Predicted 3D model of a 141-nucleotide RNA (SAM riboswitch aptamer (S box leader)) from an uncultured Armatimonadetes bacterium.
């Protein structure tokens, strides 16, 4: 870089450095010399992964009883594993304009046009399933 799996309408900013274009791509629409974008400091947010602590479920080494021995077997407790679900940490990561800033496709509703209606249309709303490109995180090679 591919590649599989999960998120993605929430969050959260001062300073310094620079000194022109940036919001990935196209459109659209913003941001931006009152200094963007970006670099670095320092401070938040978050909580995917590790980590803890509870809880619940499977799973059952073992150990007790029924039973004088054993085995079986019933029943109880249960090491472990392994799963979810809470709640805590803040070690690896992520993040701190705009919902990934809007967007495609099907489909319902509502409006709005059109027409006598059936019924069509749709630069508008809203709601639901879904796609494609992208971000992150975990993972596999």
């Nucleotide at each position: 870089g591919a590649c599989u799996u999960a998120u993605c309408c929430a969050g959260a900013g001062u300073g310094a450095c620079g000194g022109a274009g940036g919001g990935a791509a196209c459109g659209g629409c913003c941001c931006u010399a009152a200094g963007a974008u970006g670099u670095c400091a320092c401070c938040a947010c978050a909580a995917c992964c590790a980590c803890c602590a509870g809880u619940a479920g499977u799973u059952g080494a073992u150990u007790g009883u029924g039973c004088g021995u054993c085995a079986a077997c019933a029943c109880a407790a249960a090491a472990u594993a392994u799963c979810a679900c809470u709640g805590g940490c803040a070690g690896g990561u992520g993040c701190g304009a705009a919902u990934u800033c809007c967007g495609g496709g099907c489909g319902a509703g509502a409006g709005g046009c059109a027409a006598u209606a059936a019924u069509g249309c749709u630069g508008u709303c809203u709601c639901g399933c879904u796609g494609a490109a992208g971000a992150u995180a975990a993972g596999a090679g």